Predicted 3D model of RNase P RNA and transfer RNA as a complex of 454 nucleotides. It holds a member of the Rfam family "Bacterial RNase P class A". By type it is a ribozyme.
């Protein structure tokens, strides 16, 4: 030198104009007022101080928080799914098990059960799950004819070894055995079982023992094990007008012709309700305030642990607007690209994307960078 | 802020126990006509949005994107 495999960070810098939120001070053409003066929601001005991200995004998991729901177990739904562990908690991390890919650093697995039952396996193919003679392979036994007495021929059988056919054919590969075969019998391997031994365990070693019986598929049905109440900041929560409406109390009187309406068919009066008038009470809705930004927080250091993490001690205070603030313009660095006196110079990019209770994660989207650890292959020394 | 469904041929759409992807208009060729339409016969149609996974085997099953639609309050 190349070619690659993990993991961590950054994803601009200065001016100069502007935007927003806060505090401080000034303070008016606002307001209050005893016309002397005061006050600062609001509008202004000055200073000084804060202003997106690694994913703020998808909203795909989890949690906090609020409100409503709620005796208990069981079913129905949904979800998860090797194993110990970390966690507030998870479908995330982490570390180790087994399985597959890679020469390797290393990456990938929805990775319980198929010997509980059901269902499904197109096509091809003789047979697709207590299977199965189409192509072969045999003629030992049985029966027949035939004969040169050795046999050949047919039948009745025998065989899963060989061919084909599929993704898949009812262990596997080798000796022995056999008429040809076959777990028929042995050996190794693979299954099953039972038992030691090591590890919390997932699982591995080894030893016996059965001859083998039981194809796949649970991201099909199901079975088993554990986990889930529901709804979401418009969640809630406190203040709270104008106008209507509810609700209680008086009053509806006195003078003076006349004088609202029901109970009540007319008519008189009494009396009660409503209308009407006054006050007070409370709901609610506009609108406002809070939730709302200190938080399982951020750095740094010690300790623990392989590691996710954990404990401790310091220290910082870091956006909170409400149709909604980060923008613009120069310059500088970066990055591709041409030129060419190698030191300049010309072009052209400069990403994804943007909070709206807030946290932990996944997952997708990115111009271009730094930085550690491995690992393989050439060269050299 | 949540929350649901959809994407199959140029166009509207079918497509179940997963097993060679269809209908109808269109378009193309042939016929009928003096010519066209109409009719008749007969043909092409597709990365089933995308990327992976399960499976022998996916348009269906899971998972994650990416576009479009449509709800609540």
């Nucleotide at each position: 030198c190349g070619a690659g495999u993990g993991g961590u960070c950054c994803g601009g810098c200065g001016a100069c104009c502007g935007c927003u939120c806060c505090c401080u001070g000034c303070g008016a053409u606002g307001c209050c007022c005893u016309c002397g003066g005061g006050c600062u929601c609001u509008g202004g001005c000055a200073g000084g101080g804060g202003g997106a991200g690694g994913a703020a995004a998808g909203u795909c998991c989890g949690g906090g928080c609020u409100c409503c729901a709620c005796g208990g177990g069981u079913c129905a739904g949904g979800g998860u799914g090797g194993u110990u562990g970390g966690u507030a908690a998870c479908g995330c991390c982490a570390a180790c098990c087994g399985g597959g890919c890679g020469u390797g650093a290393g990456c990938c697995c929805a990775g319980g059960g198929a010997a509980a039952g059901u269902g499904c396996c197109a096509c091809a193919g003789a047979g697709a799950a207590c299977a199965g003679a189409c192509c072969g392979c045999c003629u030992a036994c049985c029966u027949c004819g035939c004969c040169u007495c050795g046999g050949c021929g047919a039948g009745c059988g025998g065989c899963a070894a060989g061919g084909g056919u599929g993704a898949a054919a009812c262990g596997g590969u080798g000796c022995g055995g056999u008429a040809a075969g076959a777990g028929c019998g042995c050996a190794c391997c693979g299954c099953a079982c039972u038992c030691c031994u090591g590890g919390u365990g997932a699982c591995a070693g080894g030893a016996g023992u059965g001859g083998c019986u039981c194809g796949g598929u649970a991201a099909a049905c199901c079975c088993c094990a554990c986990c889930c109440g529901g709804a979401g900041a418009a969640a809630g929560a406190u203040c709270g007008a104008a106008u209507a409406g509810g609700g209680g109390a008086g009053g509806g009187c006195a003078g003076g012709u006349g004088a609202u309406g029901a109970c009540c068919c007319g008519c008189a009066c009494c009396g009660u309700c409503a209308a009407c008038c006054u006050c007070c009470c409370g709901g609610g809705u506009a609108g406002a305030u809070c939730g709302u930004u200190c938080g399982a927080g951020g750095c740094c250091c010690a300790g623990g642990g392989c590691g996710a993490c954990c404990u401790g001690g310091g220290u910082c205070c870091c956006a909170g607007a409400g149709a909604a603030a980060u923008g613009g313009u120069c310059g500088c660095a970066c990055c591709u690209c041409c030129c060419c006196u190698c030191g300049g110079g010309g072009a052209g990019g400069c990403a994804c994307a943007g909070g709206a209770c807030c946290c932990g994660g996944c997952u997708u989207a990115c111009g271009g960078g730094g930085c550690c650890a491995c690992u393989c292959g050439c060269a050299u020394c | 802020u949540c929350c649901c469904c959809g994407a199959u041929a140029g166009c509207u759409c079918a497509g179940u126990u997963g097993g060679u992807a269809g209908a109808g208009c269109a378009a193309c060729c042939g016929g009928c006509u003096g010519u066209u339409a109409a009719c008749c016969g007969g043909u092409u149609u597709g990365u089933c949005g995308c990327a992976g996974g399960u499976u022998c085997g996916a348009g269906u099953c899971c998972u994650g994107c990416u576009c479009g639609g449509g709800g609540a309050g």